About this RNA
c-di-GMP-I riboswitch aptamer from Enterovibrio norvegicus DSM 15893, 88 nucleotides, folded computationally. Taxonomically the source falls in Enterovibrio norvegicus (Bacteria, Pseudomonadati, Pseudomonadota, Vibrionales). Rfam family: c-di-GMP-I riboswitch aptamer. From the family's description: GEMM was predicted in a large-scale screen for bacterial structured RNA regulatory elements. Genes associated with GEMM are involved in a diverse array of functions, including chemotaxis regulation, signal transduction, secretion and chitin. Model confidence (mean pLDDT): 87 of 100.
RNA sequence: UCAAGAAAAAGGCAAACCUCGCGAAAGCGUGGGACGCAAAGCCACCGGCCUAACAUCAUUAAUGAUGAAUGGCAGCGGAGCUACCGAU
Repeated sequence: UCAAGAAAAAGGCAAACCUCGCGAAAGCGUGGGACGCAAAGCCACCGGCCUAACAUCAUUAAUGAUGAAUGGCAGCGGAGCUACCGAU
């Protein structure tokens, strides 16, 4: 220096749920709260999953049918980038 993630320490993040806000929704943000996490830090490039704005058609309309991410999930897996401690 690298490093398997044993032990210890300093610390870190925060599921469900609640609050307020944004959003069509999925979901996201703030505050509370902790199920868990050694990358549960970053990133939608690949696979996967969620939503269905939108488009077209039908209909007086409500609505229905079909197609559909350009919207999301990094706490689903992989690739990439970065990081504390660190037995042997």